[in-house]
Molecule: SAM riboswitch aptamer (S box leader)
Organism: Chitinophaga pinensis
RNA sequence: GACUUAUCCAGAAAGGCGGAGGGACUUGGCCCUGCGAUGCCUUAGCAACCAACCUGCAGAAAUGUAGGGAAAGGUGCUAAUUCCGGCCCCGGUUAUACGAUAACCGAGGGAAGAUAAGUU
Numbered sequence: 001g002a003c004u005u006a007u008c009c010a011g012a013a014a015g016g017c018g019g020a021g022g023g024a025c026u027u028g029g030c031c032c033u034g035c036g037a038u039g040c041c042u043u044a045g046c047a048a049c050c051a052a053c054c055u056g057c058a059g060a061a062a063u064g065u066a067g068g069g070a071a072a073g074g075u076g077c078u079a080a081u082u083c084c085g086g087c088c089c090c091g092g093u094u095a096u097a098c099g100a101u102a103a104c105c106g107a108g109g110g111a112a113g114a115u116a117a118g119u120u
Stems, first nucleotide, its partner, number of pairs: 001120008013043005021032003026086004044078003049074002053068006082112001087109002090106006
């Protein structure tokens, strides 16, 4: 880097460095930012994917599966739903007599992305 599976409306900030844009990419919004953002480091915290532990079930066992509490092990995360939309589909409102269409509002699905675990 690629593939598979699961999750993504909850949660969690201080200090130091640094000095201009940043919120993944493209585009439209909307936000954050010299009251110093984004980023990096330290400490603290959040969560509970994996590992470990306990219990039930299956099994001869290895192990699988369901649940649980902890968390000092491996990761992750600590503005805004993954900040929101873009593609598909459904419903509603408004505009024109209908339809088609457009704008707005709402529900669902996808694409892309992030993280974990496994495979390569």